Model confidence (mean pLDDT): 87 of 100. This is a predicted structure of a 680-nucleotide part of an RNA (large-subunit ribosomal RNA, domain II) from an Armatimonadota bacterium. Rfam family: Bacterial large subunit ribosomal RNA.

Context: one part of a larger RNA
RNA sequence: GCCGGCGAGUUACGGUAUGCAGCAAGGUUAAGGAGUUCCGCUCCGGAGCCGUAGGGAAACCGAGUCUGAAUAGGGCGAUUUAGUUGCAUGUCGUAGACCCGAAACCGAGCGAUCUAUCCAUGGCCAGGCUGAAGCGCGGCUAAUCCCGCGUGAAAGGCCGAACCAGCUGGUGUUGAAAAACCUUCGGAUGAGCUGUGGAUAGCGGUGAAACGCCAAUCGAGCUCGGAGAUAGCUGGUUCUCCCCGAAAUAGCUUUAGGGCUAGCCUCAGGCGAUAAGUCAUGGAGGUAGAGCACUGGAUGGGCUAGGGGGCCUACAAGCCUACCGCACUCAACCAAACUCCGAAUGCCGUGACUCGUACCCUGGGAGUCGGACUGCGGGAGAUAAGUUUCGUAGUCGAGAGGGAUUCAGCCCAGACCGACGGCUAAGGUCCCCAAACUGAGCUAAGUGGGAAAGGAUGUGGAACGGCUUAGACAACCAGGAGGUUGGCUUAGAAGCAGCCAUCCUUAAAACAACGCGUAACAGCGGACUGGUCGAGCUGUUCUGCGCCGAUGAUCCAACGGGGCUUAAGCUCAGUACCGAAGCCUCGGAUUCCCUUAUGGGAAUGGUAGGGGAGCGUUCCGCGCUAGGCUGAAGCCAGACCGUGAGGACUGGUGGACGAAGCGGAAGUGCGAAUGCCGGC
Numbered sequence: 001g002c003c004g005g006c007g008a009g010u011u012a013c014g015g016u017a018u019g020c021a022g023c024a025a026g027g028u029u030a031a032g033g034a035g036u037u038c039c040g041c042u043c044c045g046g047a048g049c050c051g052u053a054g055g056g057a058a059a060c061c062g063a064g065u066c067u068g069a070a071u072a073g074g075g076c077g078a079u080u081u082a083g084u085u086g087c088a089u090g091u092c093g094u095a096g097a098c099c100c101g102a103a104a105c106c107g108a109g110c111g112a113u114c115u116a117u118c119c120a121u122g123g124c125c126a127g128g129c130u131g132a133a134g135c136g137c138g139g140c141u142a143a144u145c146c147c148g149c150g151u152g153a154a155a156g157g158c159c160g161a162a163c164c165a166g167c168u169g170g171u172g173u174u175g176a177a178a179a180a181c182c183u184u185c186g187g188a189u190g191a192g193c194u195g196u197g198g199a200u201a202g203c204g205g206u207g208a209a210a211c212g213c214c215a216a217u218c219g220a221g222c223u224c225g226g227a228g229a230u231a232g233c234u235g236g237u238u239c240u241c242c243c244c245g246a247a248a249u250a251g252c253u254u255u256a257g258g259g260c261u262a263g264c265c266u267c268a269g270g271c272g273a274u275a276a277g278u279c280a281u282g283g284a285g286g287u288a289g290a291g292c293a294c295u296g297g298a299u300g301g302g303c304u305a306g307g308g309g310g311c312c313u314a315c316a317a318g319c320c321u322a323c324c325g326c327a328c329u330c331a332a333c334c335a336a337a338c339u340c341c342g343a344a345u346g347c348c349g350u351g352a353c354u355c356g357u358a359c360c361c362u363g364g365g366a367g368u369c370g371g372a373c374u375g376c377g378g379g380a381g382a383u384a385a386g387u388u389u390c391g392u393a394g395u396c397g398a399g400a401g402g403g404a405u406u407c408a409g410c411c412c413a414g415a416c417c418g419a420c421g422g423c424u425a426a427g428g429u430c431c432c433c434a435a436a437c438u439g440a441g442c443u444a445a446g447u448g449g450g451a452a453a454g455g456a457u458g459u460g461g462a463a464c465g466g467c468u469u470a471g472a473c474a475a476c477c478a479g480g481a482g483g484u485u486g487g488c489u490u491a492g493a494a495g496c497a498g499c500c501a502u503c504c505u506u507a508a509a510a511c512a513a514c515g516c517g518u519a520a521c522a523g524c525g526g527a528c529u530g531g532u533c534g535a536g537c538u539g540u541u542c543u544g545c546g547c548c549g550a551u552g553a554u555c556c557a558a559c560g561g562g563g564c565u566u567a568a569g570c571u572c573a574g575u576a577c578c579g580a581a582g583c584c585u586c587g588g589a590u591u592c593c594c595u596u597a598u599g600g601g602a603a604u605g606g607u608a609g610g611g612g613a614g615c616g617u618u619c620c621g622c623g624c625u626a627g628g629c630u631g632a633a634g635c636c637a638g639a640c641c642g643u644g645a646g647g648a649c650u651g652g653u654g655g656a657c658g659a660a661g662c663g664g665a666a667g668u669g670c671g672a673a674u675g676c677c678g679g680c
Base pairs, nucleotide, nucleotide: 001680002679003678004677005676006675011095012094013093014092015091016090017089018088019087020086021085022084023083026050027049028048032044033043034042035041036040054061055060064076065075066074067073098236099235101233105226106225107224108223109222110221116200117199118198119197120196121195122194123193124192125190127159128158129157130155134151135150136149137148138147139146163187164186169182170181171180202218204214205213206212239614240613241612242611243610244609249262250261251260252259253258263368264367265365266364267363268362269361270360276354277353278352279351280350281349282348283347289341290339291338295335296334297333299331300330301329302328306324307323308321309320310319311318371396372395373394374393375392376391377390378389379388380387401412402411403410416588417587418586419585421584422583423582427578428577429576430562431561432560436575437574438573439572440571441570442569448564454548455547458545459544460543461542462541463540464539465538466537467536475532476531477530478529479528481505482504483503486500487499488498511526514525515524516523589604590603591602592601593600594599615669617666618665619664620663621662622661627657634653635652636651637650638649640647641646
């Protein structure tokens, strides 16, 4: 891991509701007893309990009573009568109370053969090194001290085996080993190591102290017991079909992943024009928008109190000001906590219509209190987040099907069952891949098929200007002069370093010069004019589709792919077609409604959960039943029946039991619990 077996809402006693049954203003016995028995049943037994009357704390009174001084008012009652016993089922309570699961707590015992410390008594420490004190001798001295040589053998001395220990690295890590092996390293006469016997015990011991150790267990040992501790937590909880079908909210909560009540679901009973929708109509309101009349904010101008600066001045006063500026005023603005205004929706009322009990009331049973995304209206955040928090609608949740390549929350659409029939939705119609054509434009970027500010003679459309056969625009030919090298400045300054001025003349036109250029001139263009040519040229704004901006990490990789360019892209228009579990058609099932005797109509996705109807297993009663060795149960096989759980039939196997039907009672249904036991 698989298979098989086992494996979880039970039982007792109470409460409550419903169903059925008995009796009924009553109902019922309990313990116990008697009788009779296979189980068990029948009969006594009225103690007690519930009901028939309530009110009061009570005494007590009583259809009333309590409060009260009250014949007042008020409260609770009566005037409206149904209960009670049993069985069954739902649910609640008390019990282990659906099952498994703690870490822990307490009690009584068992442990110091491991280990910690201690006690008693024994044992062990190769070899080597150093050479303290003391002592002897010598030196020195007046004598000590002191010094030298020798002797001596001390030391929690030194090196290093045994022994003890465990520093480094490696191996091992389902090991050779539940702590080792290899290498390396510490102590090794000591606070040393060790044998044997003994002592200390868990609310404790022991501890050169690490919460260490106390038998592979230690922030409180182990065993058994209290014990099925408790577990607002996790996991699991076993047959079928049918009907309805949620919630992830509010309030409170030592509450936030738990509860209680309400909300929302279901079932039963009751009520009976109450719900919902549309239209009409009457209301309340201060949002969107807008506005500036209030409260505030905020820009510019005018006017101006006051201030700053300047002039003047003995002081005061006065004058000026391209400085600041209250108020006032003009213009243009801003606001969730501004409003002179003010919608649409929504909400409340009334009427009609649609619909038909959907509403409401009483009672039984729940589940839900982690929600998610999307659109719209806001707050928080950064006008971030697959962010967070409200409101509102939808979907998912609990919803399958089609589309979006893939994709709970997006688009279409709500799956009773069957069909090798038809029509459509979203979305599509070149191929993968079901289905396409027509007309008119646009795009050249593979844009389509990812992106901004910004940039640009891309290209289509529109509007409005200017110039133009008295010849525009571009190109080409020619002119582009004189006073004059204007004046100043300067080494020079001649149109063209810089400053000032910018006139006059001749002209078709020609600047005291727009650019290049020179040291300065020169030179080359430009403006401006004529000619050649001969029809449009130029600008501004709006707009459609494109271009650049455009850079990422394995590999094309930003259409699902192939591939697509008067399209297989985009825009507009049209006609077909494809396309779903939608709709229709045919057949069938269930529930409800209406008709009636024939039919017709509607509904039937579904988690938590409520309700209904069934299948099967074991045992019991009818029942020593039907049946059965001419073959029961069980097992194997099969194209049969039933919506399903399941049930027949036939054959084989098997070898002695045992249906159906109607009832009753449960150790009553397994795939999951890191389930338990077994097999492989």